Annotation: This is a predicted structure of a 549-nucleotide part of an RNA (large-subunit ribosomal RNA, domain V) from Schizochytrium sp. TIO1101. It matches the Rfam family "Bacterial large subunit ribosomal RNA". Its family is annotated with structural constituent of ribosome and ribosome in the Gene Ontology. It is recorded under the gene name rnl. The full RNA is in RNAcentral, with records from ENA and SILVA. The prediction has a mean pLDDT of 81. NCBI's taxonomy places the organism under Eukaryota, Sar, Bigyra, Thraustochytrida, Schizochytrium.

Context: one part of a larger RNA
RNA sequence: UUCUAAAAAGACGGAAAGACCCCGUGAACUUUUACUGUAUCUUUAUAUUGUUCAAGGUUUUCUAUUGUACACUGGAAGUGGUAGUUUAAUUACAUAAGUGAAAGUCCACUCUUUAGUCUACCUAGACUCAUUUUUUUAAUAAAAGACCGUAUAAGGAAGGCAGUUUAUCUGGGGCGGAUUCCUUUUAAAAAGUAACAAAGGAGUGCAAAGGCAAGUUAUACUUUAAAAAAGUAAGCAGUGUAACGGCAAUAAAAACUUGCUUGACUGUAAGAGGUACAUCUCGCACAGGGGUUUAAAAGCCGGCCGUAGUGAUCCGGUGUUUUUUAAUGGACAAGACAUCGCUUAACGAAUAAAAAGUACUCCGGGGAUAACAGGCUAAUGUUCUUCAAGAGCUCAUAUCUAAAAGAACGUUUGGCACCUCGAUGUCGACUCAACGCAACCUGAAGCUGAAGCCGGUUUCAAGGGUUUGGCUGUUCGCCGAUUAAAGCGUUACGUGAGUUGGGUUUAGAACGCUGUGAAGCAGUUUGGUCCCUAUCUUUUAGAAUUUAU
Numbered sequence: 001u002u003c004u005a006a007a008a009a010g011a012c013g014g015a016a017a018g019a020c021c022c023c024g025u026g027a028a029c030u031u032u033u034a035c036u037g038u039a040u041c042u043u044u045a046u047a048u049u050g051u052u053c054a055a056g057g058u059u060u061u062c063u064a065u066u067g068u069a070c071a072c073u074g075g076a077a078g079u080g081g082u083a084g085u086u087u088a089a090u091u092a093c094a095u096a097a098g099u100g101a102a103a104g105u106c107c108a109c110u111c112u113u114u115a116g117u118c119u120a121c122c123u124a125g126a127c128u129c130a131u132u133u134u135u136u137u138a139a140u141a142a143a144a145g146a147c148c149g150u151a152u153a154a155g156g157a158a159g160g161c162a163g164u165u166u167a168u169c170u171g172g173g174g175c176g177g178a179u180u181c182c183u184u185u186u187a188a189a190a191a192g193u194a195a196c197a198a199a200g201g202a203g204u205g206c207a208a209a210g211g212c213a214a215g216u217u218a219u220a221c222u223u224u225a226a227a228a229a230a231g232u233a234a235g236c237a238g239u240g241u242a243a244c245g246g247c248a249a250u251a252a253a254a255a256c257u258u259g260c261u262u263g264a265c266u267g268u269a270a271g272a273g274g275u276a277c278a279u280c281u282c283g284c285a286c287a288g289g290g291g292u293u294u295a296a297a298a299g300c301c302g303g304c305c306g307u308a309g310u311g312a313u314c315c316g317g318u319g320u321u322u323u324u325u326a327a328u329g330g331a332c333a334a335g336a337c338a339u340c341g342c343u344u345a346a347c348g349a350a351u352a353a354a355a356a357g358u359a360c361u362c363c364g365g366g367g368a369u370a371a372c373a374g375g376c377u378a379a380u381g382u383u384c385u386u387c388a389a390g391a392g393c394u395c396a397u398a399u400c401u402a403a404a405a406g407a408a409c410g411u412u413u414g415g416c417a418c419c420u421c422g423a424u425g426u427c428g429a430c431u432c433a434a435c436g437c438a439a440c441c442u443g444a445a446g447c448u449g450a451a452g453c454c455g456g457u458u459u460c461a462a463g464g465g466u467u468u469g470g471c472u473g474u475u476c477g478c479c480g481a482u483u484a485a486a487g488c489g490u491u492a493c494g495u496g497a498g499u500u501g502g503g504u505u506u507a508g509a510a511c512g513c514u515g516u517g518a519a520g521c522a523g524u525u526u527g528g529u530c531c532c533u534a535u536c537u538u539u540u541a542g543a544a545u546u547u548a549u
Base pairs, nucleotide, nucleotide: 001544002543003542004541005540006539007538009537010536011535013532014531021366022365023364024363026362027361028358029357030356031355034164035163036162037161038160040157041156042155043154044153045152046151047150048149050127051126052125055123056122057121058120062116063115064114067111077110078109079108080107081106084093085092131144132143133142134141167179168178169177176196180202181201182200183199184198185197203347204240205304206303210261211260212259213258214257215256216255219233220232221231222230223229238247239246241309243307244306245305265288266287267286268285271282272281273280277348290301291300292299315341316340317339318338319337320336321335323334324333373420374418375416376415377414379413381409382408383407384406385405386404390400391399427502428500429499430498432494433491434490435489436488437487440465441464442463443460444459445458446457447456448455467481468480469479470478471477508526509525510524511523512521513520514519
């Protein structure tokens, strides 16, 4: 080097675009007090739908009728108008007088009581001709009967059925929390600037707490018996409210008080700030008509010391309008201006209107993202060291060792999410082990609070060795019996293309608990397919050949 036979440690071996996990404005079934529909059931009205008859009730129209307080000669329903009306006749009334809160005739209208009439409706029964049932070959006959049934319309119930929805952020997802606006810090002396970073607030209030003018000055200390007055100190009182920035005795303060008031105006707006867009912020000035000062004038006033107190579009309501208005004139309707209705708070608002389960599950993707293993880190953990308070009768350091400090390790629990989701098979047992030394036994030493025998502690040393049973799926652990000893770790918590499959972790089933339910539970219980003929590397045994010495 080649070959034969064998073994399975590696080729993150082969097989199957991972079934776990997350994501998708994916799917499918299932559930329900999710949403919206609907079969079906039910109620009412109308039609199919006819005949006959009684009484009562409600309501409306018309005619007539009706209305006793007291006072008064007198039975005043009410209101308005009228000075006349009527009889053969100054006859009878009214006016006048009188009574009274109110006056009478005549006319009109209205209310109230009763009777009749008309309109519409409600309530009981009978009939047979529609219609229905049974019997019959059929005609008949019997039963039911204007009900039932059917059609249309409008209500109610309705997971029986159907279509769908069921948010995002997130040091994986879920649970929790948050989602808009304001103030401060982070923020690195312009502006701006993130985190499930550190602190707090808002979803208004005020007709004065707005405008103008005038006036006043909180707190502490000193001087004084005290007050007044004066002086001094400190940016501390106050400013409706959070915080920050301001204002605040040199008063014309943004603070407080008083007087008068409504500019908390109408129509425009140069120009700036800010900004992806859409929103947003400030505003000289002009016109109009006002407020304010004892009067006049100059001024100031288009809300409030400033920064939170908020919501697009569509749709709809209300008011105004010299706009449009379908042949024309109107109207309806629309527009314009003003204004109102959203915790559309998941606050740039997908709809007027929406919750769950899936271990029966499926598809598309992701190592953009979890569970195993590896990696980084080393809080936690293990080991060691420094210092030496103390214990050790005395004596820190034979031995034990607090508080504090410093390292090492990468065996624990974690953090991070870097390879792998077109697959890196997971606990334990069996088998076979290789390595480290922080040494369990055996070997060699120092110190000892080492007399000896036993020990304690430290140093060197990895050559060899390091048991078997009971319980449990167990690793671990407890117990029994031994042993010189029954070491601690690493190796993908070594080893499933070597075995097992008891546990965990599919589909069946049950208990307890949770849930209205589908179902769920690192709760329990029983049952439950472990594939691969070795190409390369590696390893073992054997053979052949070549080269070098």